[in-house]
This record gives sequence, structure tokens and C1' cells, in this order.
RNA sequence: CGGGGCGUGGCUCAGUUUGGUAGAGCGCCUGAAUGGGGUUCAGGAGGUCGAGAGUUCGAAUCUCUCCGCCCCGA
Repeated sequence: CGGGGCGUGGCUCAGUUUGGUAGAGCGCCUGAAUGGGGUUCAGGAGGUCGAGAGUUCGAAUCUCUCCGCCCCGA
């Protein structure tokens, strides 16, 4: 320098294919069961999706630029 992949709650990931209410597991908080813990059950908080712009009635999803990480080539 060229090509490709990834970036989504605290953590690990799904959701992109086909644009249409942002989800799961673990963790955290509260309550119940227990003498307490573990465990089980019920409820709850927490992310506007790496940043910005564009297209669209509508963008995590499509387009462009940039940032970070990884891989391949030179």
C1' cells in the first nucleotide's frame, strides 16, 4: 500500500440473508421458600447497536468516510 473479517447491556453472543417494537445466557438488584448459605421461583434495572454523514415513511441491517482489533498478500 491492496484485499477480507469483526465492533450490539458488566461478560459471551444472536439478530443483518428478506430494512419494520433491540433480544438470549451468565452476572447484578428486589421479593418469596430456608435458621443461614447454596439452590429454585417471581419481578426489575442496565445498550438507542464503534464515530459521523447519506438513502428511506422507517436503518443494528443498505451506501460513503473515519476509528480500533485480527487475518492474508505485497
Transfer RNA from a Candidatus Omnitrophota bacterium, 74 nucleotides, folded computationally.
It matches the Rfam family "tRNA". It is annotated as a transfer RNA.